[in-house]
RNA sequence: GCCGUGGUCGUAUAGUGGUGAGUACUCUGCGUUGUGACCGCAGCAACCGUGGUUCGAAUCCGAGUCACGGCA
Numbered sequence: 001g002c003c004g005u006g007g008u009c010g011u012a013u014a015g016u017g018g019u020g021a022g023u024a025c026u027c028u029g030c031g032u033u034g035u036g037a038c039c040g041c042a043g044c045a046a047c048c049g050u051g052g053u054u055c056g057a058a059u060c061c062g063a064g065u066c067a068c069g070g071c072a
Base pairs, nucleotide, nucleotide: 001071002070003069004068005067006066007065010025011024012023013022018055027043028042029041030040031039048064050062051061052060
């Protein structure tokens, strides 16, 4: 330098164009308990940045950036 794969709450992940962005763990509150743990309920919190296509983009496209891998 070229090619491929990926980037989603604090962490790990699901989500192949549609009208609540989900799940698990963590955290916070409440319940439970003599206290705590466990358990139950509720809550907080996310689409790598930018431009484009589209009525509508986490999703498709472009050029970036970062990580990993391959070739030179």

Notes:
A computed fold for a 72-nucleotide RNA from Loxodonta africana, annotated as transfer RNA. The organism belongs to Loxodonta, within Eukaryota. Its Rfam family is "tRNA". About the family: Transfer RNA (tRNA) molecules are approximately 80 nucleotides in length. The family's RNA type in Rfam is transfer RNA. Its mean pLDDT, the model's own confidence on a scale to 100, is 81.